[in-house]
């Protein structure tokens, strides 16, 4: 150079024949408890890596970019 995967909440991930984004863990509040932990209930948090393009309509199609990872020379 060149081909594949992969990037989505503070981590781990889910969501893929296109239709307004969710789970567990951590945070925060509360209730239990002498306190703490555990246990049980809400709450809050993402311009879906970036720009563009198609379309009513994009996490998911198409083009180019960045970064990680494996592979070809």
């Nucleotide at each position: 150079u060149c081909c594949g995967c992969a990037g989505u909440a503070g981590c781990u991930c889910a969501g893929u024949u296109g239709g307004u984004a969710g789970a567990g863990c951590a945070a925060c509040c509360c209730g239990c408890u002498g306190u703490u932990a555990a246990c049980g209930g809400g709450u809050a948090g993402g311009u879906c890596a970036c720009a563009g393009g198609a379309u009513c309509g994009a996490a998911g199609c198409c083009u180019g970019u960045c970064u990680g990872c494996g592979g070809a020379g």
Predicted 3D model of a 73-nucleotide RNA (transfer RNA) from an Alphaproteobacteria bacterium. It matches the Rfam family "tRNA". Rfam's curators write: Transfer RNA (tRNA) molecules are approximately 80 nucleotides in length. By type it is a transfer RNA. It was read from a public genome assembly.